Predicted 3D model of a 680-nucleotide part of an RNA (large-subunit ribosomal RNA, domain II) from a Clostridia bacterium.
Context: one part of a larger RNA
């Protein structure tokens, strides 16, 4: 890793239940004795316990009794049957389902490794360098001091054994739980090492690192308390069948954990319930409003301030300042209210509807991390797959069909069988069931099949509205002019740098004191506007559909693919079809309940934590009937039975012990615990 075996709600006593058996206002016998004499047996044994009366602190009294001055009022009672024993839920106290600490406390071992010490021994090739001293000698008054020798210091120097451990390298399931090559450093010293001995865990040693105290040390080992404790992880073994939660609320040194209540589920017992109409009650929300309480715009008025003029002063006037109140005008509010629903909530007689769905008492729980998506709010940034409330929903604990794939979205809710049938959401060109259906329309962008603000002669529909055969829009052809270069201003300003305005006047079909291009200023080109050619529509505005462009990312990759506009795209509308574990059909099966003899009906049968039921299987044991060398047990194959757990048969093998029924009894079911133990 696998195989195989072991491996976890137990045992006493105690309390409360449920269910069984005795007896019954009573139940019961403990220890101990005594028979029989090995039976989970008779018998005796009332001491004791529970009950049969409670009330008061207590004398005490008693269906009453306490408080009290009370014949009050009040509390607590009296009006249902117990007891004993076995089963069996749970609870307590015990290691109490099992494994799992770090630690703690007690008592011994330990200093053969290692750290200091103490005693006593030991060792250190070999080469250098020359301190003091000291001699001679030169030297001096004498010294100092010089040279030359002697001499032989030193945590001196080089460098072996010796110890030590700085760097690469090897090796890292090493040869080795720290080593080997190569180099490296200290080697007369705070130097090395041999034997012996002293120091002990709340300690010792320490040239001092949280170093070391026997491959282990922020406090050794190794026994013992001891199955410490673990509000924390993991694990907890057969089968079916009934109902089935909750992730909230209030307390908690409380917040991953507890208690009570909510919700589950068995028993008992009562008789309500839920919906919808209908009366009736209570509210301040959605909206609206501005009468309050504040916020806020514009106007018009005024107190009042500021500025100015004028006075000694008072005060007057005046202001394109400010401005309270106050009128008006247009508005805002979760903490604003003159107003105010719709839902929702209470309650209630009556009617339909439902048909045990309500309530009490009890026994046993589980839950207290919840999670999206829609609707109303809040915090945040009208971010978040965020955070926190209310609603309603699905998921947890729900499988089936659709959404390519997708717990929380759409459909639907799986009792088991069918190669029948109807549908639901979604779909119906191939991948793939099922319309290349049809009737109108749209879109040319692959929009579809991803996105804003904000752009545009895209194109469908409606609608206003101007022109126009007296002839319109667009084109082409011709004019487009005179006072005049207005006037100012300028260097110049002549339609067209810039200012001004009566925006003139002529001559005309028309022509602006100039719509734009140009020049230094002129010229020039063109507009407007008229005329002519041409023959039928042209402009412009507004709402609306369905495209466009806005549009850069890491795979082709923003239709699941193929493809698809001759639609297989959008939109309206019609019929038809496929489509699921829903519904129907047919057959089986189980829970409830009703009727009941059997049997029939009706209606139920997703499910996790959990409640309750019924049941397999394996060991012993009693008790009765059995099998078995003519072949038990085991083991191998098997196409049999049953609703599962599981059980025959029937061949082989195998070679001696086994089974069936009732009971009883418990070391009573393994795939998970980084289980433990053996094999491979």
């Nucleotide at each position: 890793g696998c195989c195989g075996g072991c491996g976890a709600g137990u045992u006493a006593c105690g309390a409360u239940g449920u269910g069984a058996u005795g007896c019954g206002a009573g139940g019961u016998u403990a220890a101990g004795u005594g028979a029989u004499a090995c039976a989970g047996u008779c018998a005796c044994g009332a001491a004791g316990c529970c009950g049969a009366a409670g009330c008061g602190a207590a004398a005490g009294c008693g269906a009453a009794u306490c408080u009290g001055a009370a014949g009050a009022g009040g509390g607590u009672g009296a009006g249902a049957a117990g007891u004993a024993u076995c089963a069996u839920g749970u609870c307590g106290u015990a290691g109490a389902c099992c494994c799992g600490a770090a630690a703690c406390c007690u008592g011994a071992u330990g200093a053969c490794c290692u750290a200091a010490c103490c005693a006593u021994g030991a060792a250190c090739a070999g080469g250098u360098u020359g301190a003091a001293g000291c001699a001679a000698u030169g030297g001096u008054a004498a010294a100092a001091c010089g040279u030359u020798g002697u001499g032989g210091a030193g945590g001196a120097c080089c460098g072996a054994a010796c110890a030590c451990a700085c760097g690469c390298c090897u090796g890292u399931u090493g040869a080795a739980a720290u080593a080997g090559u190569c180099g490296g450093u200290g080697a007369u010293g705070a130097u090395u090492u041999g034997u012996g001995g002293u120091u002990a865990g709340c300690g010792g040693a320490g040239a001092a690192a949280u170093u070391c105290c026997a491959a282990a040390c922020g406090a050794a080992u190794c026994g013992g308390g001891a199955u410490a404790u673990a509000g924390c992880u993991g694990g907890u073994u057969c089968u079916c069948c009934u109902c089935g939660a909750a992730a909230u609320a209030g307390c908690u040194u409380u917040a991953g954990g507890g208690c009570u209540a909510g919700c589950c589920u068995c028993a008992u017992u009562u008789u309500a319930g839920a919906u919808u109409a209908c009366c009736g009650c209570a509210g301040g929300u959605a909206a609206a409003g501005c009468a309050c309480u504040g916020a806020a715009u514009g106007g018009c008025c005024u107190a009042g301030g500021g500025g100015g003029u004028u006075u000694c002063a008072c005060g007057a006037c005046u202001u394109a300042c400010c401005g309270a109140a106050g009128c008006u005008u247009a508005u805002c509010a979760a903490a604003c209210u003159c107003u105010g629903a719709a839902u929702g909530g209470c309650g209630g007689a009556u009617a339909a509807u439902u048909g045990a769905u309500g309530a009490a008492u009890g026994g046993g729980a589980g839950u207290c991390a919840g999670a999206c998506u829609g609707c109303g709010a809040c915090c945040g940034a009208c971010a978040a797959g965020a955070g926190c409330c209310g609603u309603a929903g699905u998921c947890a604990a729900a499988a089936g069909g659709g959404a390519a794939a997708c717990a929380g979205c759409c459909c639907a809710g799986a009792u088991c069988c069918a190669c029948a049938g109807c549908u639901a959401a979604g779909g119906u060109c191939c991948c793939a069931a099922a319309g290349u259906a049809c009737a109108g329309g749209u879109u040319a962008a692959g929009u579809g099949g991803g996105a804003a603000a904000g752009g545009a002669u895209g194109u469908g529909a409606a609608a206003u509205u101007g022109c126009a055969c007296a002839g319109a829009c667009a084109a082409c052809c011709g004019g487009g002019a005179u006072g005049u270069u207005g006037g100012c201003u300028u260097a110049g300003a002549a339609g067209c740098a810039g200012c001004c305005a009566c925006a003139c006047a002529u001559u005309a079909a028309a022509a602006g004191a100039g719509u734009g291009c140009g020049u230094a200023a002129u010229a020039g080109c063109u507009c407007a506007c008229c005329g002519g050619u041409c023959g039928a529509g042209u402009g412009a505005u507004u709402u609306u559909g369905c495209g466009c462009c806005g549009a850069a990312a890491a795979u082709u990759a923003a239709c699941g693919g193929g493809g698809c506009u001759c639609a297989a795209a959008c939109c309206u509308g019609u019929c038809a079809c496929c489509g699921a574990a829903g519904c129907u059909u047919g057959g089986g099966g189980a829970u409830a309940c009703a009727c009941g003899a059997a049997g029939u009906g009706u209606a139920u049968c997703g499910g996790u934590a959990g409640a309750g039921g019924a049941g397999c299987a394996a060991u012993g044991c009693a008790u009765a009937c059995g099998g078995g060398c003519a072949g038990a047990a085991g083991c191998u194959g098997u196409a049999c039975c049953g609703g599962a757990a599981g059980g025959a048969g029937c061949a082989g093998u195998g070679g001696a012990c086994u089974g069936u029924a009732u009971g009883g009894a418990a070391g009573a079911g393994a795939g998970a615990a980084u289980g433990c133990c053996g094999g491979c």
Rfam family: Bacterial large subunit ribosomal RNA. Rfam links the family to the GO terms ribosome and structural constituent of ribosome. The source organism's lineage runs through Bacteria, Bacillati, Bacillota and Clostridia.